[in-house]
RNA sequence: AGGGUUUGAUCAUGGCUCAGAUUGAACGCUGGCGGAAUGCUUUACACAUGCAAGUCGAACGGCAGCACGGAGAGCUUGCUCUCUGGUGGCGAGUGGCGAACGGGUGAGUAAUAUAUCGGAACGUGUCCAAUAAUGGGGGAUAACGAGUCGAAAGAUUCGCUAAUACCGCAUACGCCCUACGGGGGAAAGCAGGGGAUCGUAAGACCUUGCGUUAUGAGAUGAGUAUGCGUCCUAUUAGUUUGUUGGUGAGGUAACGGCUCACCAAGACUACGAUAGGUAGGGGGCCUGAGAGGGUUAUCCCCCACACUGGUACUGAGACACGGACCAGACUCCUACGGGAGGCAGCAGUGAGGAAUAUUGGUCAAUGGAGGCAACUCUGAACCAGCCAUGCCGCGUGCAGGAUGACGGCCCUAUGGGUUGUAAACUGCUUUUAUUUGGGAAGAAACUUCUCUACGUGUAGAGAACUGACGGUACCAAAAGAAUAAGGACCGGCUAACUCCGUGCCAGCAGCCGCGGUAAUACGGAGGGUCCAAGCGUUAUCCGGAUUCAUUGGGUUUAAAGGGUCCGUAGGCGGAUUUUUAAGUCAGUGGUGAAAGCCUACAGCUCAACUGUAGAACUGCCAUUGAUACUGGAAAUCUUGAGUGUGAUUGAAGUGGGCGGAAUGUGUCAUGUAGCGGUGAAAUGCAUAGAUAUGACACAGAACACCGAUUGCGAAGGCAGCUCACUAAGUCACAACUGACGCUGAGGGACGAAAGCGUGGGUAGCGAACAGGAUUAGAUACCCUGGUAGUCCACGCUGUAAACGAUCAUCACUCGCUGUUGGCGAUACACAGUCAGCGGCCAAGCGAAAGCGUUAAGUGAUGCACCUGGGGAGUACGGUCGCAAGGGUGAAACUCAAAGGAAUUGACGGGGGCCCGCACAAGCGGUGGAGCAUGUGGUUUAAUUCGAUGAUACGCGAGGAACCUUACCAGGGCUUAAAUGUAGUUUGACCGGUCUGGAAACAGACUUUCUCUUCGGAGCAGAUUACAAGGUGCUGCAUGGUUGUCGUCAGCUCGUGCCGUGAGGUGUUAGGUUAAGUCCUGCAACGAGCGCAACCCCUAUUCUUAGUUGCCAGCGGUUCGGCCGGGGACUCUAGAGAAACUGCCCGCGCAAGCGGUGAGGAAGGUGGGGACGACGUCAAGUCAUCACGGCCCUUACGUCCAGGGCUACACACGUGCUACAAUGGUAGAGACAGAGGGCAGCCACCUGGUGACAGGGAGCUAAUCCUUAAACUCUAUCUCAGUUCGGAUUGAAGUCUGCAACUCGACUUCAUGAAGCUGGAAUCGCUAGUAAUCGCAUAUCAGCCACGAUGCGGUGAAUACGUUCCCGGGCCUUGUACACACCGCCCGUCAAGCCAUGGAAGCUGAGGGUACCUGAAGUCGGUAACCGCAAGGAGCCGCCUAGGGUAAAAUCGGUAACUGGGGCUAAGUCGUAACAAGGUAGCCG
Repeated sequence: AGGGUUUGAUCAUGGCUCAGAUUGAACGCUGGCGGAAUGCUUUACACAUGCAAGUCGAACGGCAGCACGGAGAGCUUGCUCUCUGGUGGCGAGUGGCGAACGGGUGAGUAAUAUAUCGGAACGUGUCCAAUAAUGGGGGAUAACGAGUCGAAAGAUUCGCUAAUACCGCAUACGCCCUACGGGGGAAAGCAGGGGAUCGUAAGACCUUGCGUUAUGAGAUGAGUAUGCGUCCUAUUAGUUUGUUGGUGAGGUAACGGCUCACCAAGACUACGAUAGGUAGGGGGCCUGAGAGGGUUAUCCCCCACACUGGUACUGAGACACGGACCAGACUCCUACGGGAGGCAGCAGUGAGGAAUAUUGGUCAAUGGAGGCAACUCUGAACCAGCCAUGCCGCGUGCAGGAUGACGGCCCUAUGGGUUGUAAACUGCUUUUAUUUGGGAAGAAACUUCUCUACGUGUAGAGAACUGACGGUACCAAAAGAAUAAGGACCGGCUAACUCCGUGCCAGCAGCCGCGGUAAUACGGAGGGUCCAAGCGUUAUCCGGAUUCAUUGGGUUUAAAGGGUCCGUAGGCGGAUUUUUAAGUCAGUGGUGAAAGCCUACAGCUCAACUGUAGAACUGCCAUUGAUACUGGAAAUCUUGAGUGUGAUUGAAGUGGGCGGAAUGUGUCAUGUAGCGGUGAAAUGCAUAGAUAUGACACAGAACACCGAUUGCGAAGGCAGCUCACUAAGUCACAACUGACGCUGAGGGACGAAAGCGUGGGUAGCGAACAGGAUUAGAUACCCUGGUAGUCCACGCUGUAAACGAUCAUCACUCGCUGUUGGCGAUACACAGUCAGCGGCCAAGCGAAAGCGUUAAGUGAUGCACCUGGGGAGUACGGUCGCAAGGGUGAAACUCAAAGGAAUUGACGGGGGCCCGCACAAGCGGUGGAGCAUGUGGUUUAAUUCGAUGAUACGCGAGGAACCUUACCAGGGCUUAAAUGUAGUUUGACCGGUCUGGAAACAGACUUUCUCUUCGGAGCAGAUUACAAGGUGCUGCAUGGUUGUCGUCAGCUCGUGCCGUGAGGUGUUAGGUUAAGUCCUGCAACGAGCGCAACCCCUAUUCUUAGUUGCCAGCGGUUCGGCCGGGGACUCUAGAGAAACUGCCCGCGCAAGCGGUGAGGAAGGUGGGGACGACGUCAAGUCAUCACGGCCCUUACGUCCAGGGCUACACACGUGCUACAAUGGUAGAGACAGAGGGCAGCCACCUGGUGACAGGGAGCUAAUCCUUAAACUCUAUCUCAGUUCGGAUUGAAGUCUGCAACUCGACUUCAUGAAGCUGGAAUCGCUAGUAAUCGCAUAUCAGCCACGAUGCGGUGAAUACGUUCCCGGGCCUUGUACACACCGCCCGUCAAGCCAUGGAAGCUGAGGGUACCUGAAGUCGGUAACCGCAAGGAGCCGCCUAGGGUAAAAUCGGUAACUGGGGCUAAGUCGUAACAAGGUAGCCG
C1' cells in the first nucleotide's frame, strides 16, 4: 500500500467481498513446562449450607460457663460436692464507638446524572494546631429475682440496682437571639504511678495518660446553585397552572415555588420545547497516518440500587445491602391461633445459556473497626486451587552420515523422480520432565527485656518474638535422546500440485465460482505451504471505505438542481477614516486525580509484568497585551443597487371592437348517378336528387402568406388588424439617493395539457362507445360515425421528458463568424461600443460524449438535492384536495450486480454502393404414371452401424446369394483365429479312409520327415513364457482427413501516429477492376497470408525423332500401307515460339474504359482443371486408419452352418423408361474419342430363333480383340391406349458360381398394367454451354449399373435490366444483442416457498387523566384517659405507596378473509420494449 467481482473487451461510476488489527469470547481438532494476568457479557432469575461487623471489663451493674485461690462437708487421703466475684477473665445486659467504610451490581436514570470550570448561601464524627473549662446535685432503668401467657417467635406484671445512660442547678470573654434595654446556653469520668499530708481502709490529694464540654480555625468528606459539553426519532410541533415572576409566611444545615396565602400572566420552543425509544457517566480500551469511528470487562473516580413500592427513626453522616415500620409478590415453619426470610458480599446450588472457576488457606504482610495495650474481628486483602481464555518466555535435541537403503507416492515405467541427511548408524549436549540433597527474600514494626537522656511516662539504641504461601522460588548432583507436535490450507484473490475415487450425485464455497467420466476447487492419499502448544471456524468492532468526504466526494448523460419567481428568519456582503477589543493571535498563572500511552533508567536469568523519574494530557478557566482581518459603534464616499430626463423595442399581459379565407349547416338554383374511403374493401351518404358547381344567409373555432438558427416573457407560455389600460427590457446622459445589496429554510404568488364544480357555447377535431375491415384472435393500428372534452366566465386541481435532463448572483479568462435592438456619425462605407440570440474553435475541464465569455474553465456567496439495484415513490401515519389524486415518505425480504460513455463485432420488416443463373429473358426438367435406388416410418429373432436444413437421403457402398457381415437364433472353443521371440520336446504333421453331425468339431483306423561336413540345420507339430482380441463407448478428450460459407475478396503484422483505454489509422476517401486489381489523395510508411501469375490439358505454329503410326511422290502387289522404300503430310511426344491493352482513335491527371481498325490460330484473366487466406458451424468420421480414457475377458473375444441387411398399409429424395409422327418398326449406309485385356480380351468357323455352347488364330498390346449411336436414304404405321408404352405374370432356357428358394443377370415365346405431358410448388443451365446420342472403365466369379467416373458425336435459345426474392462484399446508421435476432425480453394466469400491508375480532404492555378507597409515617390540631409536670396514649386532619372503577389514546402479538411484492432449469396465453422492433419511443 491494495486486490477480486458488472463487459466480447475498455474507461469511469457504484455496490458486494477479501487480505490487517482486536476480544471477558464460544465451538472443532490437538496439547510438554513455567511466569504474570483474566474468568456469568444471558435471568437486577430463585436460592439449601457455612462464613462476610464487630469491639471495648482502662464507662457500668454484675457473674451463667471456664481456670486459679480461699472456706466448708463427705469419705474409698486424693477425689467428689457445697459456699465464696477474692483473682484471671467473661455469656447475656446497660453504655460508648463502629455498623453511612470496605465488598457487590448496573435495574433505573437523557438529567436530581456525569465531565470541566469559577464561586455564592451551608454544615462536617474521628484527626491536627489553639483558647477556656471539667463544680455541685437528683430521679430512674435493663440485667437480676419472683410470677403469667404462648407450639414458637416472643410478650407481659411486680420488686432491687449501677454508670462516661438520663435530668435539673452553678459558671461561661468568646457562642446564639435581640426591639440593643437585655435574655439564653455545657460537661464525665477512667487507668497507671506516687515521696510528703489526711484517712482504719477504700481513698482524698499530686502527677501522667486517655476521655468529656464550649468556641473559633484548618484538614477531610458531604449538600446545593450557575456556565459550557454529553445518543436516536419531526412519520413527536406545540408544551406548561406551582406553571413563570413578585410580596409575605413556613420549612431546611443552607439558597430556592421547596411548601403555603395573595397578586400579576407569564415561562419554554425550529439554535428542536414536549413526547417516544435506547442508555449508568468519565479516566481509559480497541482501531486508525491522522481527523474520526466503536466501546465502557478487569483497575481508578463519580452516580444509582440492595426481593418490588412507600415511609420515616437513630445518627456527624442514611431515608441505611447483611437496621426499623407498612403494603405487595414469592419461599419456609406451624400445635392453624400465628410467625420467619431477602447472596446485585465470598464460596456454592438450581435455572437460563454457545459460555465463565474452590462450599480452599491465612490474618504472615498491606489496609480497616474497636481498644491505653495485649489483642479480637476482617470471604477487604494476601495466597493457593481450576481453565491454553489471552499475553510473554522455554523446550520437544545438536553435529556428522549416500548404497541417495527399505517402504510410500508419481512418471514418458529394464529405468527415473520425490519423501531425503530424512532414517538406520557414529559422536556430542542435558534446558525441561524424573529422582536425591540443600534452601531463601518477603520481617520491620507493635510488644517484652536491657541500656541511655530528667524522678514515673515519653524519646533513642540494642536484643528477643512473629511466614498462610512453602520445603515454594532458587542452587547442586544422577542417569539417559532419554519425558514432549499439532492444526489449517494448497483454482484466483493468497504462500503451497499430483494421483485415485465420484460423475450437476455426494459435496465445497469469504467473493468470483467448482461438480453433468480425464475435477490442482468435492472425498482419500503422497507431496508441499503457513503458523506453532497451539491452529482453524463463528461472532463483535475499527480499518481498508475518499462508500456521509472538516481534513477529504459529488449533482448535462452514471444516484442527485426544487417547475418558476417574490420574500421572512438565517448566512454572506463595496471604498475611506476614527474608535472598541467580542472573534483572532501571543505571553503568564491555575487546573487538567492516580493508573494507563510515550521516553529514560531500574528490579525479577530475558520478556510479559513491576518500580522510579520525565514528558504528554492537543482541554477548560483567569489575567496581561497586540489590532492586520472579521464583528460592534460613529462619520464620509460612489463604482454595487435604485431614481430621474430623453429616446427606443417587442407574438409581454388584461379588456373591448373589427376583418377575410377555410369548414359545416340552411334556403334557392344548375345538374345526374354515383359519392366517399382504402394497401384492397366495407360500414356510411345518395333517384325523397347526394357528390360537384353557383348565389345568399347563419354559426363557432383558428388566424395561411409575412415567418426565421427572429422577437418578448421569471417560468408555464405568447402570432389576423386595431383601441384603451398595465408591466418590462435596452441605450444615451451622469442630475438625484448613498450599500439601500446577493441568496433564501419555512411562507406566498404564478404554473402546459388532462381532470373536477357551476353556468353558457359547440363549426371542425375527437377519449369512451357503435359499426366496417385486418387478423389465428384484434377489446388495437386503418375506415365510417360519434358523446365527454377542446371554446368562454368564475372557482378548484398543482402535476409533465415543467429539459439546456445544466439553481441564483458576482468577478476573471485567446479568437473567428452570423444575426436582433440601441448608441457613435451626413451615411445602404465602417474600425468601435452596450444588451441579447446562434455557429465553430485555443487554453482549461471532463469517464468519455462533449462544454468552451450564454462554461460543464478559474474563483466567491447562499440555497436545493444524492449515497448499490429491486421492494417503492409503495405501505403506515399525519397533511392538502369535492373527487381524481398531490406532497412528506419507510421497513421486512431479495440480488451481486443495476446503471453511464465509448470500442469491436453481429443483427435490422435502417440507408447508400456493388456482385453472383440471385431475379428477369429463355431452354430443358422435377412434382402426376410404372420401375430402379436411397431414406424415414412400420414390422421383425434380426431387419448391423453411421450420415439428417442449405452442407443427409444412386451418401460411407467403385458392386450384401455363401464370404463380405459388424446383426439374429442355434451349435462349439477359452492363452485362444493369426503372427513374432526365447526355451523344451517329438519325428512326424499334413494327407487318406470311416463314423456321428448342418458344418465347425469330436472320435477311430491308416501312412510316417528331409538334408548333413554327424557338430547341426531346415520343416512341421505339441508345450511353456511374454506380447492377446474387441466394427464395444466417447468425433463433446484427439490426430489425420472431408464438407460448407467460398474461388467470396478478404484476413493480418512491424514501425510510426492518434486515443487514459478497449481500439483506431494503414484497409477509409475519389476513381477503376473479376479481384484489398491498379491509380490519385491522405499520419502514415512498408510487409505477410489470400487475388493474379508460375503448373497441367486444350486451341496455332516451328524444330527434333520416325515404330507398332502415316503414304504425297517412285517401284511391286494376292489390291489389304500388304511389301520395297520415304519423313513430305496426319499422328505420336520432347523442347521452343506466340497475347503484352504491345500499335491506332476517343475520354481520363493516372489507373483504366470505350471503339473497332489493323495484325493474328487465339484479344482484353482465350476455354477448362489443379490450387481453397484468417476463420465459422464443439459440422462429419473412434465403422478406413491412428490414438487418450473407460468398459468386456469360459465373452461385448473367436469358429461354424442357417437366416437377416432384399420385409411393406405408407411418406419423401435421386434417377430410368414413357406418354409418341421432330416419332415407332424394318432394311441399307457413314463418321469418334478415351479406355481395358493372360485364371484375360477373344477375331474367325460350326451349332442354336437367342442368351450361349463347341472348336480355334492373334495379342502381355499406337501391332491382336473391342459392330458407336443419334444421323442419312428407302419402306411402312396415320393419331388410336395404337405397330406408342413396356410394367406385371406364365412357360421354357442360357451363364457364373460349392450353391441362384429366401435373393442373380441374361435369352426366347406368350401376356400387354399405369401412362395421352403432370396441382401448389420447385431445380439446372449463359456456348461447344443447355438439350440430345451413344461408347468406355473401376468394383467384379456373376450381378440387381437405370448408379458413379470419364469420353467423344449432333448442337441451340436468351440476358431490357437490377425494382423485387436468395446469398455475399464495402461504407454508414440504430441497438437494452455478444451463446451475438433461432438474440434479448414484458405482463396476466397456474404451482411452491418467503417476508409484509389491510381487516370484523381476540389478547397483552407501559404511560397519562378523572373518580372512589387509602397502610405505615412525618407534620398540624386536641377538653375527657395516664402523668405533679414535661410529656404520652388515643382521636381528628393534610399528603401518599398500594388497591379499585371509568373513558380514551399509544405501541405490540394473533386472526377468518383479503391486497400487492420477492424468489423459484425446462408450465399457459400472447408479443409490449430493444433495429424505423414492424403503429418511433417516452413523461404527466
A computed fold for a 1484-nucleotide RNA from an uncultured prokaryote, annotated as small-subunit ribosomal RNA. Its mean pLDDT, the model's own confidence on a scale to 100, is 82. RNAcentral holds the sequence, with entries from ENA. Rfam family: Bacterial small subunit ribosomal RNA. Rfam links the family to the GO terms structural constituent of ribosome and ribosome.